[in-house]
RNA sequence: AUUCCGGUUGAUCCUGCCGGAGGUCACUGCUAUUGGAGUUCGACUAAGCCAUGCGAGUCAAGAGUUCUUCGUGAACUCGGCGGACUGCUCAGUAACACGUGGGUAAUCUACCCUCGGGUCAGGGAUAACCCCGGGAAACUGGGGAUAAUACCUGAUAGGUGAAGAUGUCUGGAAGGAUGCUUCGCCCAAAGCUCCGGCGCCCGAGGAUGAGCCUGCGGCCGAUUAGGUAGUUGGCGGUGUAACGGACCACCAAGCCUAUGAUCGGUACGGGUGGUGAGAGCCAUAGCCCGGAGAUGGGGGCUGAGACACGGCCCCAGGCCCUACGGGGCGCAGCAGGCGCGAAAACUCCGCAAUGCGCGAAAGCGUGACGGGGGAACUCCAAGUGCCCUGCCUUCGGGUAGGGCUUUUGACCAGUGUAAGAAGCUGGUCGAAUAAGUGCUGGGUAAGACCGGUGCCAGCCGCCGCGGUAACACCGGCAGCACAAGUGGUGACCGCUUUUAUUGGGCCUAAAGCGUCCGUAGCCGGUCUGGUAAGUCCUUGGGUAAAUCCUCAGGCUCAACCUGAGGAAUUCCGGGGAUACUGCCAGACUAGGAGUUGAGAGAGGUCAGAGGUACCUCCGGGGUAGGGGUGAAAUCCGAUAAUCCUGGGGGGACCACCAGUGGCGAAGGCGUCUGACUAGAGCAAGCUCGACGGUGAGGGACGAAAGCCAGGGGCGCGAACGGGAUUAGAUACCCCGGUAGUCCUGGCCGUAAACGCUGCGCGCUAGGUGUUACGUCCUCUACGGGGGGGCGUAGUGCCGAAGAGAAGUUGAUAAGCGUGCCGCCUGGGAAGUAUUACCGCAAGGUAGAAACUUAAAGGAAUUGGCGGGGGAGCACCACAAGGGGUGGAGGCUGCGGUUCAAUUGGAUUCAACGCCGGGAAACUCACCGGGGGAGACGGCACAAUGAUGGCCAAGCUGAUGACUUUGCCUGAGGAGCCGAGAGGAGGUGCAUGGCCGUCGUCAGCUCGUACUGUGAAGCGUCCUGUUAAGUCAGGCAACGAGCGAGACCCGUGCCCUUAGUUGCCACAUUCUCCCUGCGGGGGGAAUAGCACUCUAAGGGGACCGCCAGUGAUAAACUGGAGGAAGGUGCGGGCGACGGUAGGUCAGUAUGCCCCGAAUCCCCCGGGCUACACGCGGACUACAAUGGAUGGUACAAAGGGCUCCGACUCCGAGAGGAGAAGGAAAUCCCCAAAGCCAUUCUCAGUUCAGAUUGUGGGUUGCAACUCACCCACAUGAAGCCGGAAUCCCUAGUAAUCGCGUGUCAUCAUCGCGCGGUGAAUAUGUCCCUGCUCCUUGCACACACCGCCCGUCAAGCCACCCGAGUGGAGCUCGGUCGAGGCUACGUCCACCGGGCGCAGUCGAGUCUGGGUUCCGCGAGGAGGGUUAAGUCGUAACAAGGUAACCGUAGCGGAAGCUGCGGUUGGAUCACCUCCU
Repeated sequence: AUUCCGGUUGAUCCUGCCGGAGGUCACUGCUAUUGGAGUUCGACUAAGCCAUGCGAGUCAAGAGUUCUUCGUGAACUCGGCGGACUGCUCAGUAACACGUGGGUAAUCUACCCUCGGGUCAGGGAUAACCCCGGGAAACUGGGGAUAAUACCUGAUAGGUGAAGAUGUCUGGAAGGAUGCUUCGCCCAAAGCUCCGGCGCCCGAGGAUGAGCCUGCGGCCGAUUAGGUAGUUGGCGGUGUAACGGACCACCAAGCCUAUGAUCGGUACGGGUGGUGAGAGCCAUAGCCCGGAGAUGGGGGCUGAGACACGGCCCCAGGCCCUACGGGGCGCAGCAGGCGCGAAAACUCCGCAAUGCGCGAAAGCGUGACGGGGGAACUCCAAGUGCCCUGCCUUCGGGUAGGGCUUUUGACCAGUGUAAGAAGCUGGUCGAAUAAGUGCUGGGUAAGACCGGUGCCAGCCGCCGCGGUAACACCGGCAGCACAAGUGGUGACCGCUUUUAUUGGGCCUAAAGCGUCCGUAGCCGGUCUGGUAAGUCCUUGGGUAAAUCCUCAGGCUCAACCUGAGGAAUUCCGGGGAUACUGCCAGACUAGGAGUUGAGAGAGGUCAGAGGUACCUCCGGGGUAGGGGUGAAAUCCGAUAAUCCUGGGGGGACCACCAGUGGCGAAGGCGUCUGACUAGAGCAAGCUCGACGGUGAGGGACGAAAGCCAGGGGCGCGAACGGGAUUAGAUACCCCGGUAGUCCUGGCCGUAAACGCUGCGCGCUAGGUGUUACGUCCUCUACGGGGGGGCGUAGUGCCGAAGAGAAGUUGAUAAGCGUGCCGCCUGGGAAGUAUUACCGCAAGGUAGAAACUUAAAGGAAUUGGCGGGGGAGCACCACAAGGGGUGGAGGCUGCGGUUCAAUUGGAUUCAACGCCGGGAAACUCACCGGGGGAGACGGCACAAUGAUGGCCAAGCUGAUGACUUUGCCUGAGGAGCCGAGAGGAGGUGCAUGGCCGUCGUCAGCUCGUACUGUGAAGCGUCCUGUUAAGUCAGGCAACGAGCGAGACCCGUGCCCUUAGUUGCCACAUUCUCCCUGCGGGGGGAAUAGCACUCUAAGGGGACCGCCAGUGAUAAACUGGAGGAAGGUGCGGGCGACGGUAGGUCAGUAUGCCCCGAAUCCCCCGGGCUACACGCGGACUACAAUGGAUGGUACAAAGGGCUCCGACUCCGAGAGGAGAAGGAAAUCCCCAAAGCCAUUCUCAGUUCAGAUUGUGGGUUGCAACUCACCCACAUGAAGCCGGAAUCCCUAGUAAUCGCGUGUCAUCAUCGCGCGGUGAAUAUGUCCCUGCUCCUUGCACACACCGCCCGUCAAGCCACCCGAGUGGAGCUCGGUCGAGGCUACGUCCACCGGGCGCAGUCGAGUCUGGGUUCCGCGAGGAGGGUUAAGUCGUAACAAGGUAACCGUAGCGGAAGCUGCGGUUGGAUCACCUCCU
């Protein structure tokens, strides 16, 4: 001590980025008790501008003068030293600026130290002062006097230069030092005194400081590749303290640069600081060292030292004063002000300490410094209380009472300090004076609390919350974290192995250059010797201090400070080691190259030859069509096409052979022959001897399209014309057709140029094909034949280990190593803009940013989907059939419209004769009108009468409901506020329950094991079979559950039991009718239970038997028997789940709402409306029928305000009576059918709508708005377009009956029986369902996703005629001022003038370059819930997609040519297992 977490998905693994958690810095919100320490505090922006005060003086022992309180006083001046230090700032600077190590044999150094020597003789001025002037001022002129450690002259010492001869010393090396001779030049000194000293001069040395040179080190950009004329060097000069092109004259033509020159951008550098495990990355204001600057720029003077922050001159810009003549200023010193800004303090005290200047010293000065004040700026430390009892408690605590303590606080005294303060010591008082900020959906610690809000307001780093039950907004309460702090914003490091040296990648995620050759560079086989550059060890120096680490010590601890030691990796020198690398020398042959030999090959270039097809022309034959398509048309054809045949011409191409066969670096290469030419493999092991590998730049080659010039042009065929298709069709299809495709020469330089896999070398299991060569064996028809083994090289497939996110790969690596190159770093903007180079052009190569975005992506998984494939299945599929609907009328439901209201729900299947919903009132929810009602509590009222009742009048449709008047009653009370009852008010998207539907389906899961990193898979797959995941066999599975089946009910056959209310065969009795007298029939009773029936129990059917098929299985086909045959038939029963399916209006129920009305009651109306559209059933359109008469046969149900026999009345509906029956007892009960007659194909003797009249029934009530009867009336309709529904047997069709609802009303629902067919015994074509498989950019799951133009808003960028500004640079003009030389004047320094040279700020002007602002207009891009047009892509996406290129088009796009598979599907060939 190196750590993860959230976010792409339905889920998974990975890549990848975004975000969070840590530390630090600046600003900021809210909040705040105290103390200490600090190298913190106008650095970031404006090196912007500054009022005022202060920041550098000192010396009387150098000299003069004035004043004087006579002091060691004060002032002025000359003179000396210091004002080059300290302090401030970071503009410039990419540089010897800095750091570090050296050099100076190329130098200087005041004050200081050491040593040696010296201090002689003279001279003339000048300030203060006095006098006179100028000026507003600043300041300044003239005259006069004077001194010095001021200045000058001379001397001596000394220094220095040149020349000569040469000796000595140091050293790596003399141009150094020293000595000799000659000559030239410069030429010392200063005194004061308190008598101690302090000074002064010369020389030498030291110390200190400085100058100059140099090795190495440390930013970015190549969209900056060439730069340079004093440039590089030489000779000689000038200049300097000193070297030098530093400068000048001449000569030569060099010098720097891919190890990045030059140019551009940025930046003071370092010690160090932040962060990090480290390597690093980022920073470097403050402290220290160095540099640079002092408003911008230039210049010199003085001086030991400056080109000088608080000195001078000049220019520029700014400010101030002015008497307009002229002057003055420079806070990037300390305070302070303005401005700028997000951003930063007092116009404080003191020289007491430390240090510096001056001085002999005392001392003076010092905004350096030492102190104080302000600022939570940083760090450190402390506190905001403790105990007991009672009560409450969510057990955390809260509250009340009592007690304790006093750090801190307040006050007092001493000490402390330059002065104070703090602190310290002692005393008094009193729990007193002291807690906030952020958060609470996940990440991430802490609410499934309350209220408000309702995709609003708002929150949110990221994911995401908010559309009425918000743990996410706003408040309250509660909780969590940290705490005098805590949050936010911006920046940096870490996290991030996310720039990867440590330590990443590139088949498919971003990423291998299209391919090869090759320069620099990098890397390099075996052995020996040498060397010691790299490397390693040791030692010396250096690495300033501070910082950092360790140990010790001092402040009460700590922060902080002090001391000692260590470290400070880099650098320089000495010594040593020699394995490895390098270098030198020698040798070798395993790499490489060459040589020889026999073979293979669509390798390349050129030339020649050939072949079929096609087109065209000519001749002959021949006649009406041909061609084309899904179907057509345009088109060709009577001027003879198509077709057949003979001949001529033309251009392109090269079938079969042909093969995951061959060759080539890649692109690419295919008839035959020849010439020239290149490479590879094999065999031999002969020659050379590391000659090699890779390869930045560079060069060459490079499909198709395209371009230029010239040819050529059969076919094909962008563009284009026409015909179709279509909503449209700038397409797909068709008919034509130009460029082009072809050749020669030249350009272009790109492709899905792909194995999406750079090149070389070594190592790491195998198996099996194939090509070339060699070799061995064998067969042989002896052929260059066939087969097999081995070796080398190539080319495929499978596969172990390993690798990988997986798919996969696997000696042809994507394994394990190694060398070199290229490339990548979220998506988009964008391969765009700009710039540069290339190109005739098209365009290519190199190649950004602003802005925007939380993902974009890879592989695999489960599902869903496909105008993918396979298998199976279904009359809610088809086929074969039967009957309907869709047309008419009326009925009914729905939509729409209307209305006061036409209440509401349900809307594909799965709403629409549905809500059992046939509504006259009720129902009822709607509309109009009227009335009623508040449990409980509080307030107000009430024997001065609450409340209730009543006559009359009024009001009203009506009513003591209300109003007026009056009477009776006698205790509560609806006036207000809460709170309720009730609500068919809202929410079926808050729910329960129930139901529909997928589903007339055969599926849905679990346990264990196994496979996979995982989501998941397996099982559940395959083969056969089934109605079935039904069963059998196989299988990394073995078992199990829910479904299916079994089960339950009905029905079909038989048996048993039972016999009333059922039955009646036999028997007996009674009775009636008919009779042909034989008898027959009916009824009743007894008897009986045989039969029917009823209702309880059992039997029966199981592929059990036979044959065949199949695998000997499961099972299937046929047969026998049987009432029934393969689930006998018909029902009930509805898996896991989906559908936010339906229902809050059946009930229940959360929340919301109404609450005297959305509650309750009454009357009336409405739900019944009617231009219209849709669904369902009814009746029909007639003769298989209608009408009339006669006649026969059910089942199942129902019945007490009920069913009602039967009798009577009525034409009928019906009425008046009425037996029986709470029912196997009584009652309600058929029609089609059959027999006979009639109608005769007509809008009819069909059909019955509509309407009229008269009746009947129910009901309080039939007007809106019931049903029935009779008579009259007699509509549409003559079998129904597109389309569509149901049905496989007692079914369809048809006929009636019952029942539910119900006072009345059935064309409805649910049941019942009567009559009773046709067709299929199949299929997957349509519609769907299940399973397997495949593709997917879908997962809200194809009603999916998604592309581009256009229109609108916003944003940033690009181009842009121009326009404005800034920087840099080059040239010219003018040019202040400085320096130098010369001349001249005044003439002592010095100054003026002139002239020449040189430096030169700045002005004006022109050119170049870079950047910024504005800019009519133009272009594309991004983004923004619901705009327009289409449908390009994802499935075979409906024409497979994509790449390059070219043309065209509103747009996605289409088409041509070449290429890729990152294309589905079926078939075939080959190869592999």